C1' cells in the first nucleotide's frame, strides 16, 4: 500500500427485512445476619467510535475519517 472484520453502560455483550436499546457482572440503596460474604428486592447508569448523506424516521443503509485486529504484498 491492497482486501476484510470489529467498535453499543465502568467491563463482557444481545439487538435490528430501518420504527423512540436490553441482559449479565461491577458499583449504589434496601431486606436478611450478632456482623461479613452469599442469596433476595429496587433504582441508576448508554448523544450505539466521529462527521456527513439517504429517509417522515438510522445502532441498523451509503460515503469519508479514527481506533483495534486478521490476511496479502
Nucleotide at each position: 500500500g491492497c482486501c476484510g472484520u470489529u467498535g453499543u453502560a465502568g467491563c463482557u455483550u444481545a439487538g435490528u427485512u430501518g420504527g423512540u436499546a436490553g441482559a449479565g457482572c461491577a458499583g449504589c440503596g434496601g431486606a436478611u445476619u450478632c456482623g461479613u460474604a452469599a442469596c433476595c428486592c429496587g433504582a441508576a447508569g448508554g448523544u450505539c467510535g466521529g462527521c456527513a448523506g439517504u429517509u417522515c424516521g438510522a445502532u441498523u443503509c451509503u460515503g469519508c475519517c479514527c481506533a483495534a485486529u486478521g490476511g496479502c504484498g
This is a predicted structure of a 73-nucleotide RNA (transfer RNA) from an uncultured Clostridia bacterium. It matches the Rfam family "tRNA". The family's RNA type in Rfam is transfer RNA. The sequence was found in a public genome assembly.